The RNA shown here (glmS glucosamine-6-phosphate activated ribozyme aptamer) has 167 nucleotides and comes from Halobacillus locisalis. The sequence was found by an Rfam model in a public genome assembly.
RNA sequence: GUAUAUGAUAAAGCGCCAGGACUGUGUUGACGAAUGAUGCACAGUUGACGAGGAGGAGGUUCAUCGAGCGUUCGGCGGAUGCCUCCCGGUUGUUCCACUUCAACCGUAUGUUCACAUAUUAAACCGAAGAGGCGACUCUUUGACCAAAUGAUGUGAACCAAGUGACA
Numbered sequence: 001g002u003a004u005a006u007g008a009u010a011a012a013g014c015g016c017c018a019g020g021a022c023u024g025u026g027u028u029g030a031c032g033a034a035u036g037a038u039g040c041a042c043a044g045u046u047g048a049c050g051a052g053g054a055g056g057a058g059g060u061u062c063a064u065c066g067a068g069c070g071u072u073c074g075g076c077g078g079a080u081g082c083c084u085c086c087c088g089g090u091u092g093u094u095c096c097a098c099u100u101c102a103a104c105c106g107u108a109u110g111u112u113c114a115c116a117u118a119u120u121a122a123a124c125c126g127a128a129g130a131g132g133c134g135a136c137u138c139u140u141u142g143a144c145c146a147a148a149u150g151a152u153g154u155g156a157a158c159c160a161a162g163u164g165a166c167a
Stems, first nucleotide, its partner, number of pairs: 014077004019073001020046008049066003055086006087106006096164005110158008125142007
């Protein structure tokens, strides 16, 4: 260093790197010359900034929202997304129970519309340092700046059948 086995730890803009880009060393030498273009080899660096998101099983892959001096390119794997089913529930007949149906929800909840309120963004950038030959990496600090889903409140419109019980 590789392979196998066992154990522990670690996550979802999460993990990894064979492409690319960049750095170093060696070599090649575009040439009249070199202050060395280009190529090759080896070793490195980089490769997603937060917000948001989990009933269970199976399946599936570019699976929400914005920020950014935009390589945050490209690839692989995964993933709270999506689909189907199951479990448990919400609304729908002015109240109650059961069955079916329709649209939804996963401790929230029928669909649509309008208004209001709140919900600490982080990187980037600036400053000060630390490590490294270098590309770069890390720490402290300053001042800002989002969107979406959802939440709370108010108002409006729309939405089934059957049986039973009570009156």
Description:
Rfam family: glmS glucosamine-6-phosphate activated ribozyme aptamer. Rfam describes the family as follows. This entry contains a glucosamine-6-phosphate activated ribozyme that is found in the mRNA for GlmS. GlmS is an enzyme that uses fructose-6-phosphate and glutamine to generate glucosamine-6-phosphate. By type it is a riboswitch. Lineage of the source: Bacteria > Bacillati > Bacillota > Caryophanales > Halobacillus.